[in-house]
A computed fold for an 87-nucleotide RNA from Levilactobacillus zymae DSM 19395, annotated as Bacterial small signal recognition particle RNA.
Of the family's consensus pairs, 96% are formed in the model.
It was read from a public genome assembly, where an Rfam model found it.
Rfam family: Bacterial small signal recognition particle RNA. A reference for the family is Rosenblad et al. (2003), "SRPDB: Signal Recognition Particle Database", Nucleic Acids Res.
RNA sequence: GCCUUGAAGCAAGGGUGGGCUCACGAAUCGUGUCAGGUCCGGAAGGAAGCAGCACUAAGUCUGUUUCACUUUGUGCUUCAAGUUAUU
Numbered sequence: 001g002c003c004u005u006g007a008a009g010c011a012a013g014g015g016u017g018g019g020c021u022c023a024c025g026a027a028u029c030g031u032g033u034c035a036g037g038u039c040c041g042g043a044a045g046g047a048a049g050c051a052g053c054a055c056u057a058a059g060u061c062u063g064u065u066u067c068a069c070u071u072u073g074u075g076c077u078u079c080a081a082g083u084u085a086u087u
Stems, first nucleotide, its partner, number of pairs: 001084001003082009012072006018065003023060002030055004038047003
């Protein structure tokens, strides 16, 4: 010096979770608004409230992450041991 093995450090990739994020998302047991209709009233008006719509919850999905954990026939560096060649 070459090769092999082990350890450590740094990086890269994968997986899971957390945060953020796009979209979806409640027959009934969420909120709001409540057409029609219903009820109270002599009337004025009021009350409850189905459907629909909107906002969202649980949840599903997309992307991202200066976060956490975990993983490796990935790369580089350092150290040690062994084999071998040379001095």